[in-house]
Molecule: SAM riboswitch aptamer (S box leader)
Organism: Bhargavaea cecembensis DSE10
RNA sequence: CUCUUAUCAAGAGCGGCGGAGGGAAUAGGCCCUGCGAAGCCCGGCAACCGGCAGACCCUGUCUGCAAAGGUGCUAAUUCCUACAGAUUCGGGAGCGGAUCUGACAGAUAAGGG
Repeated sequence: CUCUUAUCAAGAGCGGCGGAGGGAAUAGGCCCUGCGAAGCCCGGCAACCGGCAGACCCUGUCUGCAAAGGUGCUAAUUCCUACAGAUUCGGGAGCGGAUCUGACAGAUAAGGG
């Protein structure tokens, strides 16, 4: 870098250092931020892998427990929209709005190349 599978509406500080930016990329919105951004540390959350226990349709699957191991996360749904479809509203129509669904993109984990 790429492929596969799973998950993405819940949860998590009035701490320390730090100093101006940040919310993935492009565009448009909308936000956060000197009542301190990013980043780092600590704390916390969760429970994907791993651990332990149990059940079973026992190369595994499912359920539960802990969280001292490996990651992750810790404003807003993955902050929202960009593509397609369905429903519906407006309009004579092109088309526009709303809701929902599915893609795309992205994030994280685990495994493979």